A computed fold for a 675-nucleotide part of an RNA from a bovine gut metagenome, annotated as large-subunit ribosomal RNA, domain II. The full RNA is in RNAcentral, with records from SILVA. Its Rfam family is "Bacterial large subunit ribosomal RNA". A reference for the family is Yusupov et al. (2001), "Crystal structure of the ribosome at 5.5 A resolution", Science. Its mean pLDDT, the model's own confidence on a scale to 100, is 86.

Context: one part of a larger RNA
This record gives sequence, structure tokens and C1' cells, in this order.
RNA sequence: UCCGGCGAGUUAUUGUAUGCAGCGAGGUUAAGUUAUUAAGGAACGGAGCCGCAGGGAAACCGAGGGUGAAGAGCCCGUACAGUUGCAUGUAACAGACCCGAAACCGGGUGACCUAUCCAUGAGCAGGUUGAAGGUGGGGUAAAGCCCACUGGAGGACCGAACCGACCCCCGUUGAAAAGUUGGCGGAUGACUUGUGGAUAGCGGAGAAAUUCCAAUCGAACCCGGAGAUAGCUGGUUCUCCCCGAAAUAGCUUUAGGGCUAGCCUUGCAUAUAUUUACCGGGGGUAAAGCACUGAAUGAACGAGGGGUCGAGAGACUACCAACUUCUAUCAAACUAAGAAUACCGGAGAAAUGAGCGCAGGAGUCAGACUGUGUGAGAUAAGUCUCACGGUCAAAAGGGAAACAGCCCAGACCCACAGCUAAGGUCCCGAAUAUAUGCUAAGUGGAAAAGGAUGUGACAAUGCUAAGACAACCAGGACGUUGGCUUAGAAGCAGCCACUCAUUGAAAGAGUGCGUAAUAGCUCACUGGUCGAGUGAUGUUGCGCCGAAAAUUUAACGGGGCUGAAGCAUAUAACCGAAGCUUGGGAUAUCCUAUGGAUAUGGUAGGGGAGCGUUGCGUCAGGGGUGAAGCGGUACCGGAAGGAGCCGUGGACCUGACGGAAGUGAGAAUGCCGGA
Repeated sequence: UCCGGCGAGUUAUUGUAUGCAGCGAGGUUAAGUUAUUAAGGAACGGAGCCGCAGGGAAACCGAGGGUGAAGAGCCCGUACAGUUGCAUGUAACAGACCCGAAACCGGGUGACCUAUCCAUGAGCAGGUUGAAGGUGGGGUAAAGCCCACUGGAGGACCGAACCGACCCCCGUUGAAAAGUUGGCGGAUGACUUGUGGAUAGCGGAGAAAUUCCAAUCGAACCCGGAGAUAGCUGGUUCUCCCCGAAAUAGCUUUAGGGCUAGCCUUGCAUAUAUUUACCGGGGGUAAAGCACUGAAUGAACGAGGGGUCGAGAGACUACCAACUUCUAUCAAACUAAGAAUACCGGAGAAAUGAGCGCAGGAGUCAGACUGUGUGAGAUAAGUCUCACGGUCAAAAGGGAAACAGCCCAGACCCACAGCUAAGGUCCCGAAUAUAUGCUAAGUGGAAAAGGAUGUGACAAUGCUAAGACAACCAGGACGUUGGCUUAGAAGCAGCCACUCAUUGAAAGAGUGCGUAAUAGCUCACUGGUCGAGUGAUGUUGCGCCGAAAAUUUAACGGGGCUGAAGCAUAUAACCGAAGCUUGGGAUAUCCUAUGGAUAUGGUAGGGGAGCGUUGCGUCAGGGGUGAAGCGGUACCGGAAGGAGCCGUGGACCUGACGGAAGUGAGAAUGCCGGA
């Protein structure tokens, strides 16, 4: 991992609701007893229970009662059939659908492991060092003292046994649930060890580590209370049919749990309910506005204030400035005025065929994304929080390459029939053409501020055959080097100006380069050559730059696409879904009923109808001419399922109806066995 078997809403009692049955103003027996039978019923048993009357705290009264002073008022009653049994749903109480703790308590068993202690024994190769003391000698008044020898102390030294366990390797489903190899520490001691004994779990022991107390220790193990409890996780077994949610509110030591309501379902009863159009309402949102409350721009007027001068009176003021007026604005907590929607009510027309009530049963209280309107956040988030819709949840099908929440569309079943939706029609890959423009960027097929003689369209404007724009040829002078300044300043460092005047086709007291200053080049301006457009601006379509990322082109799904297979506009086709239609069929509901219409996605959940398994009862049957079981099989049924036949097997089995359950397995890190 697989296969087989086992494996989870049960039972008793008591309520309650529904269905069926009996009797009915009544219904019903319990314990027990009796007889019979052989083990199940029958009969008796009316004690009791429920109902037939309520009200009151009660006394008590009674179709009334209570309250009250009350013949008042108010409150509860007076009309409305129950009861017993069986079945089913559900509730309470019990382990109460099953498995699952860590723990708690009680009584016992353990110190053959290990910790400490007690008693009594045992063990420690060999080597080294050489304390005290002693003896002899020297020395001293005598000692201390010195020398030699002797001696043999020590939690002394080295190192086997023994005890330990510092380092590395190996081992890690080991040879071993702690070991092996090689080194390592202690090794006469607080040493090691044998035997016997002591201490026990709310405890003991501990050179102390939460360490040990039998491979178990922040409280041992065994049995019991015990099926502890588990608002938690997992699992919960046949089929089909009808309906079909919620992820919200309030409260909660409550927030992943509950209770009531909301939303679902079943039954009964009832007659409303919703939408559209119409009529009548209130509103203070959006937008808007500035009369209010505040914010806030410019101006006029200017009370008042500041400054300067003045002894003062006062004067002056490029200063500030209320109020008022004009002008341009802003606001969730501003509104004089004010929508669309939404909401409430009405009448009654159309459409739908819902609604309200009572009773039984639920589930739901983690929601997700998307569009719109707010808030929080950073006008961040696949973010948080509301409101109004949608989809998913509980929804398959087509499209979006793939893609719960987006777009289209809601799958009863069958069909090698047709039409469409979204989206598409060059190939992958079903289906396309035409017309007129645009784009040159592979833009299309990611992006901003900003930038640009890209290119198309439109508008308005300057110059232009009296010759424009561009190019080329020529002129571009004179008073004068204007004045001042300056070393110089001559058109061109700077300052000034009434920037003048002359000639002329035109030419600035000078546009730029240049010089120390001149010079020189050039421009404005003018003539000529040439011969048709040229310059500046606004709006707009499509493009360009801005544009850097990490495994691989990788920002069209790919190939590939340029008068398109891109973009815009227009026309006519086609493809395309489980949508719609057509033909056939099933089930349910309704109807005007031999027929027709409508409906039939579905999680939690409610309701209905069935299949099958094992006993039992009654009836009917099968079986050695072969039962059950097992294997095979092309049959039947809407499903669960059911036959027939063949083989195997070798003795029991089945149908109908009824009734009872240890009644259906794929999941529980399920249990047992096997492979």
C1' cells in the first nucleotide's frame, strides 16, 4: 500500500406533535388474582391517571371568581371532545451517534535497576618518594641544632586489576533501546565491591542535575471510580423523487460556542402579497449655492491703529485695516433654495401566483470576489469596515490561452437535426467578404509627467505674378571717431539722448562675430536673377521618445500578420453553448382532462417513495433427476436491484403478505487477519 471481515443516532421512562386504530362525556387499567395451555395469550382486578369548571396566595366561592367600599371598572374564565394503544418526528433524563486526551481521586504493587543509610565480609600487580619518631656520632652548662644510619607517613607519585567516562572515529532499521577501536581520569581512599537489611508516591532518596525510585519521573506502576470530561479534530455504511438556505441583528467571561429573531422545509387554515402605470405624502442626499456658521481672493470706500514731523494744535504717510459695496471661491459635522432614486399611503387596471397566521422539523452566526456610493489607510493592498446590486458559495455548459467570484447562459433523459448569445471567422481551430480612411511604430501585442519640422483631418491668419519664401549677384553710404567716459571707446566695455540730419532704390548714431583701439566679416534694409507658393498659430485622429531584472524568446496562447490577419466607420454573411427550436421518452403539478400546459442545477437542511440483508408468524412451494454458497454470462428494471442458463458444490432453500431489527462501508494516522 492493497484485499477480506468487524466498525458509529440505540434502548428504557416521561412529555409534545403528526398519522392510523378502539371507545367516546367519557377513556383506560397498574400491581395482583384466576383458570387453561406450555409458555403466550385470555378473563378478572377501577386502586390510580387524564378529561368533563373555573377563579383566588389562601380561606373559600362557583358559571363565575379575584381585586375593591362598590350593583363600578379591570383581569382570568364561561361556546369550541376527550382518552387509550401502536408507529414516526422531536425534547428531557440517562455514556445517549462512534473513536480520541492531557489529567483528578481511591486502593494496592515495587529500593533484584538506581539514591542514601545500617550490619557483616572481600579486593587493590609492580615500581617510586622517604614525614614524624628512633639509634649512633658531633656539638652545648643543658637544650635547641648538625651529620650518618634506621624508620615507613601520605584523601603522596608512576602504573595493571578494579572503578570511571575527557576527545575523535565507527555504529545510528546498531553486534548493543547507550556499544566497539584508539587515546583519557582515579587507582590506600570522601576508594571499590559481595551478601543481608532500612527508607514508598500528597512519599522516599539526593556531594543538588527537576537527579534517581525496575529501559517510565515537575510527581512511579497496576487495578478501580470510568463509557471522567472534550463549546475541539476525525469518522458516520442502499437508491430515486420534491423543495431548498445562511455566513445577518440583539444578548452572551461572548467572539471558531450558544439562545431568540431573520432566511429553508412539512402540515393545517386563511386571503392576501409583489411589480408596472396613476394619485397623495414627508424629506434635505447628489448637484448647486454663499442668506446663516466657518474658511478664503482682488478692488473701492475707509471708522480705527501704526510711523514721521511738531511744544501743541495739527500736518504728512509707497504702512496695517474692521464695517459696507463690487468681484472670484471652498465645506462630513454650513444651507435661503434643491433633484433622480428610495420609502409610506391610496384607489383600482394589467401581470405574477406569491403573502399573512398557527403547528412539527431544521440548518446557518469564518463568507469570497466584482460593479456602484462612503468611511479607515497613503483617493496603498488579493487590506479593513458599511450600504445597494451581481455571481460564487450550493452552478455544470460557451467565452476570457490556462483562470470559484468577470462576460454569455441556468444542465429531467436521448438524437450523427435546426437557430442564436457572449465571443469569433489566415493556420493550429468551427466560421468572411466588401467599401472608405488611418497607422510604419510589429504601434497593434503593458505605463506617466514631459519632449519632438512623424503623419492625416479641420479652423482661422500674415506675405505673394505690382513676383513672395529659399538660394545666388550687387549695394548696405554721408555729417561722424554722435556726446560723455576713458590710456583708448571709432555702430558693437559702459553711460546719455529731444536716437537727429543728408544723399538715395535702400542703408540702425546699428543684429552678431571680430580689434588694444582702428581695420575686417555680417545682419536689418534695397535692387537684380528666378518663377509659385511660403510663414506663424489653434483644435483633433493615429503613431515616436521617455521604457532597466534576474533558469527561457516570455507584455499577441503559438505560427505568423503591413492597401493587414492592426485601428476607425459602414454593409452583408457565417461559426458558435447542456440557451431556444424540432422529434422521442420519464416524473410531478394544474386544467376546459382519450388531451394539453407548465415544471424537474443544487451544499447545509426539511419532506416523500422505494430496494436489499438477518431472525419470526401465516399461507404457498422448491430440493441427491442436486438446496445454499461460489464462478461465468450478450437478459430485465427509472435506481437501489432482479431473473434465466452453464459450471462448481453436496444439503438445505425460497416466494407473497405481515411483523421485528446487532439492517447496507471507502475513508475514522479506525480494529483484526492476510498478501